[in-house]
RNA sequence: CGGCUCGUAGCUCAAUGGUAGAGCGUUCGUCUUAUACACGAUUGGUUGUAGGUUCGAAUCCUACCGAGCCGA
Numbered sequence: 001c002g003g004c005u006c007g008u009a010g011c012u013c014a015a016u017g018g019u020a021g022a023g024c025g026u027u028c029g030u031c032u033u034a035u036a037c038a039c040g041a042u043u044g045g046u047u048g049u050a051g052g053u054u055c056g057a058a059u060c061c062u063a064c065c066g067a068g069c070c071g072a
Stems, first nucleotide, its partner, number of pairs: 001071007010024004018055001025043001027041004048064005
């Protein structure tokens, strides 16, 4: 310098253009002499940034930022 993949909740990951979700976690409660387990509830997001396309974008397009891999 060039190519490819990835970026979504505190963590691991879904969502194939039409209300952004799950598990784990946080907090509270029930249970227990107490803790843990279990159960119930609760808490959660400018979908990396900026533009474009579209009635509508996490999703499609462009540039940039960051991480990883490959090549020179």
Molecule: transfer RNA
Organism: Patescibacteria group bacterium